The RNA shown here (Lysine riboswitch aptamer) has 163 nucleotides and comes from a mouse gut metagenome. RNAcentral holds the sequence, with entries from MGnify. Its Rfam family is "Lysine riboswitch aptamer". Rfam links the family to the GO term lysine biosynthetic process.

[in-house]
RNA sequence: GUAGAGGUGCAUAUUUCAAUAGUACGCAGACAAAUGCUAUAAGGGGCAAAAGAUGUUUGUGAAAAGGGAAAUUUGCCGAAGAAAAAUUUUGCCUUAUCAAUUUUUUUCUGGUUGUGCAGUGAAUAACUGUAUGACUGUCAUCUUGAAAAAGAUGGAGCGCUAC
Numbered sequence: 001g002u003a004g005a006g007g008u009g010c011a012u013a014u015u016u017c018a019a020u021a022g023u024a025c026g027c028a029g030a031c032a033a034a035u036g037c038u039a040u041a042a043g044g045g046g047c048a049a050a051a052g053a054u055g056u057u058u059g060u061g062a063a064a065a066g067g068g069a070a071a072u073u074u075g076c077c078g079a080a081g082a083a084a085a086a087u088u089u090u091g092c093c094u095u096a097u098c099a100a101u102u103u104u105u106u107u108c109u110g111g112u113u114g115u116g117c118a119g120u121g122a123a124u125a126a127c128u129g130u131a132u133g134a135c136u137g138u139c140a141u142c143u144u145g146a147a148a149a150a151g152a153u154g155g156a157g158c159g160c161u162a163c
Stems, first nucleotide, its partner, number of pairs: 001163004007077001009076003013072005025061008035048004039097006080109007089100003110136011138155007
């Protein structure tokens, strides 16, 4: 450098389905009556509003995104994921915070999975982190064995196998 292995392997995309939810929201009525919206706070601006803001309630219509399951597809084996710092853009303007987002650097994690705790989430789903178990692949050392292999201990993917 090329080609491969781990296996409920990793990630993307499309379709369907469940849930979110009879919720948000729209329309109409009743009651009440002055503020409400723009991520949060302060200041500013804009829009709506006694031709009724907003709230409660009745009737009626009625979602979506993220996340999940199944099937199919594509790219792959640091596949991928997370944390920290810096950085780009957006959320009406300024400051602070928050949320989403772009790029770079550093650090951690071999993979799957159970349980506890924490965070995100509508959720008891799921994901992430952490602690602790189990299973499994790989390499090293040691023991047993003719061999195949089995057992014990330990390490990490910038690893392992073949050429």